[in-house]
Predicted 3D model of a 352-nucleotide RNA (Bacterial RNase P class A) from an Oscillospiraceae bacterium. The sequence is in RNAcentral, with records from ENA. Lineage of the source: Bacteria > Bacillota > Clostridia > Eubacteriales > Oscillospiraceae.

């Protein structure tokens, strides 16, 4: 220079004139302050808050998670790290507990999918022979994603981990590093196709509904005084309460935005993340406020001319500003997102 890798940030800016919402000011005019995200989205997970007397017990039934450590209120999230996989490499994925505990399944094709002898070899038997009928052989051949762990020696009528050497993968054991998954080196066993986003089986966690939650009123009705009914999946102990409808005020009112909260230092940790000091208040509608219209420049982006060895650059004209809109809140994943910045690292070529 080129080609890629990983993480962060911006994601329109300015003026004018017109509107909206809310908070103050006595405040109606009026004036001041303030007023959308990084995703306010998807509503997939984890909390808080509420309510079911406490959210309590035990079975069972269902659901989620699945290497190690660590971080957090909590997770199915982050960080590190292992282990496999994919890249030359920065690095990126996760199909990451168990099929060697039992059941199932494994289309087609193949003789056989875990067990059977089609072909081929070998023994015996009959047959004159050609073949036959019984037994033995996973060592041949062909099918398949997968065929009794791979080769080469013995060994046998032929064969075969039958045996043995060397290699593969499995499980235990022992040593040595590590905080741990694990990594190494040795010794013994064993060779047991896959498949759990198959039923199962370990292990840990899980009560139920949700701001239209729930809480602030007045009346009116129907049932019941207890072995009842009810108290958000079944039984069971255990506790608790009388239950229900309807209309009013009511398109009220709290609930509602100060929160695991921003920001900026400074310390500890590889980090995520903690901790300490300052300093800051930053939407709160309810048919739903945050918005239009004008103009100047400015990123970007097509064509043109200069200009250059090509780029780079200037100039002129056209066009132009992703995705998207809060509804109780708050950590997180997920997907959407025009274009612009900044940092660190890779790998190639070239100079020096």
């Nucleotide at each position: 220079c080129g080609a890629g890798c990983a993480a962060g940030u911006c994601g329109g800016a300015c003026a004018g004139c017109c509107g909206c919402g809310a908070g103050c000011g006595g405040g109606a005019a009026c004036g001041c302050u303030u007023g959308a995200g990084g995703a306010a989205a998807g509503u997939c997970c984890g909390g808080g808050c509420u309510g079911c007397a406490c959210a309590g017990g035990g079975c069972a039934a269902g659901g989620a998670u699945a290497a190690c450590g660590g971080g957090u209120a909590a997770c199915a999230c982050c960080c590190g790290c292992c282990g496999a996989c994919g890249g030359c490499g920065a690095c990126g994925u996760c199909c990451g507990g168990a099929c060697a505990a039992g059941u199932g399944c494994a289309a087609c094709a193949g003789a056989a999918a875990u067990a059977g002898a089609c072909u081929g070899c070998c023994g015996c038997g009959c047959g004159a022979g050609a073949g036959u009928g019984c037994g033995g052989u996973g060592a041949u051949g062909g099918u398949g994603g997968a065929a009794a762990g791979g080769c080469g020696a013995g060994g046998u009528a032929a064969a075969a981990g039958c045996u043995c050497a060397c290699c593969c993968g499995a499980g235990g054991g022992c040593a040595u590093g590590g905080a741990g998954a694990c990594a190494c080196g040795c010794c013994c066993u064993c060779g047991c196709u896959g498949u759990a986003a198959a039923c199962u089986c370990u292990a840990u966690c899980c009560g139920c509904a949700g701001c239209a939650a729930c809480g602030u009123u007045g009346g009116g009705g129907a049932c019941a005084u207890a072995u009842a009914g009810g108290c958000u999946u079944g039984c069971c102990c255990g506790g608790c309460c009388g239950u229900c409808c309807c209309c009013u005020c009511a398109c009220a009112c709290g609930g509602c935005u100060u929160g695991a909260g921003g920001u900026g230092c400074g310390c500890g940790g590889c980090a995520a993340c903690g901790c300490g000091c300052a300093u800051c208040c930053c939407a709160g509608a309810u048919a739903g406020a945050u918005g239009g219209c004008u103009g100047u420049a400015c990123a970007c982006g097509g064509a043109g001319c200069g200009g250059u060895g090509a780029u780079a650059c200037g100039c002129u004209u056209c066009g132009g500003g992703a995705c998207a809109g809060a509804a109780c809140c708050c950590g997180g994943c997920u997907u959407a997102u025009a274009g612009g910045c900044u940092u660190g690292c890779u790998c190639g070529c070239g100079a020096c």
Its mean pLDDT, the model's own confidence on a scale to 100, is 75. It is recorded under the gene name rnpB.